The RNA shown here (c-di-GMP-I riboswitch aptamer) has 85 nucleotides and comes from Bacillus oleivorans.
Model confidence (mean pLDDT): 84 of 100.
Of the family's consensus pairs, 95% are formed in the model.
It matches the Rfam family "c-di-GMP-I riboswitch aptamer". From the family's description: GEMM was predicted in a large-scale screen for bacterial structured RNA regulatory elements.
The RNAcentral record of the sequence draws on ENA and Rfam.
RNA sequence: AAGAGUAAAGGGCAAACUCUCCGAAAGGUUAGGACGCAAAGCUGAGGGUCUAAGGUUAAAUAACUAUGAUCGCCUGGCUGCCAAA
Numbered sequence: 001a002a003g004a005g006u007a008a009a010g011g012g013c014a015a016a017c018u019c020u021c022c023g024a025a026a027g028g029u030u031a032g033g034a035c036g037c038a039a040a041g042c043u044g045a046g047g048g049u050c051u052a053a054g055g056u057u058a059a060a061u062a063a064c065u066a067u068g069a070u071c072g073c074c075u076g077g078c079u080g081c082c083a084a085a
Base pairs, nucleotide, nucleotide: 005082012037013036017032018031021028022027035072041078042077043076045075046074047073048070049069050068054065055064056063057062058061
């Protein structure tokens, strides 16, 4: 220097649920809270999934539609701590 993430140490993030605010919704924010995570750091670029305000079609309502959302669904891109054999 590379490399293994099973070893050690120090730390990091935070699911469900509750509160708060934003949003049409999906979902997100804040404060608690820990199911888990070695990229659960960043990126919606490809696929998947969720929602359907607006729009279109038919018309009590329904169907379709992303320019909305999700990277803690998968893949790709960028960056990064520690590190025994």